The prediction has a mean pLDDT of 80. Glycine riboswitch aptamer from Neobacillus driksii, 89 nucleotides, folded computationally. The sequence was found by an Rfam model in a public genome assembly. Taxonomically the source falls in Neobacillus (Bacteria, Bacilli, Caryophanales, Bacillaceae). Rfam family: Glycine riboswitch aptamer. Rfam links the family to the GO term glycine biosynthetic process.
[in-house]
RNA sequence: AUGAUGACAAGGGGAGAGACUACAAAUGUAGCGCCGAAGGAGCAAGCACAAUGUGUGAAUCUCUCAGGCAAAAGAACUCUUGUUUGACG
Numbered sequence: 001a002u003g004a005u006g007a008c009a010a011g012g013g014g015a016g017a018g019a020c021u022a023c024a025a026a027u028g029u030a031g032c033g034c035c036g037a038a039g040g041a042g043c044a045a046g047c048a049c050a051a052u053g054u055g056u057g058a059a060u061c062u063c064u065c066a067g068g069c070a071a072a073a074g075a076a077c078u079c080u081u082g083u084u085u086g087a088c089g
Base pairs, nucleotide, nucleotide: 006084007083008082009081010080011079012078013077018032020031021030022029023028033069034068035067039065040063041062042061046056047055048054049053
């Protein structure tokens, strides 16, 4: 000196579902109905072993604890820039 991949920061894009009802100035509380893309939880094949079992085992799948259901905020994921790491050469 090439700069894969990963991490962090800033900015952009970013879906879904009742502006429900009651009490409440708004928040909030209670009730019913819903959503999945913060987070969380679950497991298939495969692999391993002391082997008809045990362990490991992913998600945008499933659950809906949490969160959300006008706007705002948040939001998995993705793009750009910067910093860092340093596979390969």